[in-house]
Context: one part of a larger RNA
RNA sequence: UGAAGGGGGCCGGCACAAGCGGUGGAGCAUGUGGUUUAAUUCGAUGCAAAGCGAAGAACCUUACCAGGGCUUGACAUGCCACAAAUCCUCUUGAAAGAGAGGGGUGCCUUCGGGAACAUGAACAUAGUUGGUAUAUGGUUGUUGUCAGCUCAUGCCGUAAGGUGUUGGGUUAAGUCCCGUAAUGAGCGCAACCCUCAUGUUUAGUUGCCACCAUUGAGUUUGGAACCUUGAGCAGAUUGCCAUUGAUAAGCCGGAGGAAGGUGAGGAUGAUGUCAAGUCAUCAUGCCCGUUAUACCCUUGGCGACACACGUGCUACAAUGACUAGGAUAAAGGGUCACAAUCUUGCGAGGGUGAGCUAACUUUAAAAUCCUGUCCUCGGUUCGGGUUGCAGGCUGCAACUCGCAUGCAUGAAGCCGAAAUCACUAGUAAUCGUCGGUCAUCCAUACAACUAUAAAUUCGCUCUCGGGCCUUGUACA
Numbered sequence: 001u002g003a004a005g006g007g008g009g010c011c012g013g014c015a016c017a018a019g020c021g022g023u024g025g026a027g028c029a030u031g032u033g034g035u036u037u038a039a040u041u042c043g044a045u046g047c048a049a050a051g052c053g054a055a056g057a058a059c060c061u062u063a064c065c066a067g068g069g070c071u072u073g074a075c076a077u078g079c080c081a082c083a084a085a086u087c088c089u090c091u092u093g094a095a096a097g098a099g100a101g102g103g104g105u106g107c108c109u110u111c112g113g114g115a116a117c118a119u120g121a122a123c124a125u126a127g128u129u130g131g132u133a134u135a136u137g138g139u140u141g142u143u144g145u146c147a148g149c150u151c152a153u154g155c156c157g158u159a160a161g162g163u164g165u166u167g168g169g170u171u172a173a174g175u176c177c178c179g180u181a182a183u184g185a186g187c188g189c190a191a192c193c194c195u196c197a198u199g200u201u202u203a204g205u206u207g208c209c210a211c212c213a214u215u216g217a218g219u220u221u222g223g224a225a226c227c228u229u230g231a232g233c234a235g236a237u238u239g240c241c242a243u244u245g246a247u248a249a250g251c252c253g254g255a256g257g258a259a260g261g262u263g264a265g266g267a268u269g270a271u272g273u274c275a276a277g278u279c280a281u282c283a284u285g286c287c288c289g290u291u292a293u294a295c296c297c298u299u300g301g302c303g304a305c306a307c308a309c310g311u312g313c314u315a316c317a318a319u320g321a322c323u324a325g326g327a328u329a330a331a332g333g334g335u336c337a338c339a340a341u342c343u344u345g346c347g348a349g350g351g352u353g354a355g356c357u358a359a360c361u362u363u364a365a366a367a368u369c370c371u372g373u374c375c376u377c378g379g380u381u382c383g384g385g386u387u388g389c390a391g392g393c394u395g396c397a398a399c400u401c402g403c404a405u406g407c408a409u410g411a412a413g414c415c416g417a418a419a420u421c422a423c424u425a426g427u428a429a430u431c432g433u434c435g436g437u438c439a440u441c442c443a444u445a446c447a448a449c450u451a452u453a454a455a456u457u458c459g460c461u462c463u464c465g466g467g468c469c470u471u472g473u474a475c476a
Base pairs, nucleotide, nucleotide: 001476002475003473005471007470008469009468010467011466013464016459019423021421022420023419026314027313028312029311030310031309032308033307034305035304042053043052064300066298067297068296069295073125077124078123080120081119087102088101089100090099091098092097107114108113127290130287131286132285136283137282138278139277140276141274143272148187149186150185151184152183153182154163155162156161167178168177169176193266194265195264196263198234199233200232201231202230203229204228208223209222213220240254241253244250303442316416320375323372324371325370326369332363333362334361338355342351343350344349382413387408388407389406390405392403393402429452430451432449433448435446
């Protein structure tokens, strides 16, 4: 100087407390361990691995296994030879491939040849999701959006180092003020950036409709007020008033205001820590293999199943289930696409194919909710697993191993032990909607959007981890 202490002081944090809803029990989905297997490819392992890489494993993907092939190679450059190339047919084969036959001549030209493509031979080499993240770059997680981490000059100390950065207040903050052998400065904090909330100016088409007409319909004429969509500007700075404070920084209350003390959310992540993760995104040193650890193909596997763990979905019902009618969103996507309309089917779907490269058309129907019907506390009109039959869609192909539909079947489950998690307001909880990936889809995931809409916070004694000061110390 650090580190750690079941030492001390101060501080803040959904850390506790106060609330609210879960997980842990059930069934299923999904990931992991284990076991099994020819293979169940590989990586990630306390927080910070486990709905993670994977924004989508039937083939492909695919890296794994079995079998069949191949060796200048699926791909790149160089040299030589032959021949344009693409193409068609046949035999064999599971395919990859192997063998045979046919047709056909193009472009440029100084007529020597050249360009491009195919094939063959020998080498240089190519290729490797082989190893090492404890050789690395890059990138990511974490501490932590915590308030810290340093430097120059000066001063103190023999030196390591100290001071500054400590102290008194204050703040979300090393934020600011005062004091001070320190005076300044840098990386962080804050601000600058984006979205949302208010007004205003401007612009009105494909959007809007108050007035004026008009229609089945903002449909048409018209309008630029409103709504809305872009672009620009204003607005919030403790600016104003009062209390308090050291006449400071600030704190507390109030006014006005759409918004008040960081307005709400996002992006933004200092010095370092964990030899943290990644050689399988990519790049790369070294090592290893080169008729194979490279490459092509067909099946299979990644989907196995006594069990253990994580993350979720659906429930156990009456604040409900079923059924009929009614009202109100936002934000997205669409041309190999979204698909209206009509028609057919109980339905999933099928046929038809208007319109739209989208404020015009389409997806599209919101659901919680409201008003009625029926059920009356039962393993039920709760719950929907599992299984049977039938038909549908995508796709060369749904057996291993897809999704959705109809009829039938109707399992466990009556609120969950020890333990444990999230959340402070348009939040939790509940409800639905859309998107990416995508032929289809194992999505209950991930990412976004609105709707309905709470309770509680006395406080810091305790638990957890963090920051600052201080103290003694088996430690370095």
A computed fold for a 476-nucleotide part of an RNA from Erythroxylum tenue, annotated as small-subunit ribosomal RNA, 3' major domain.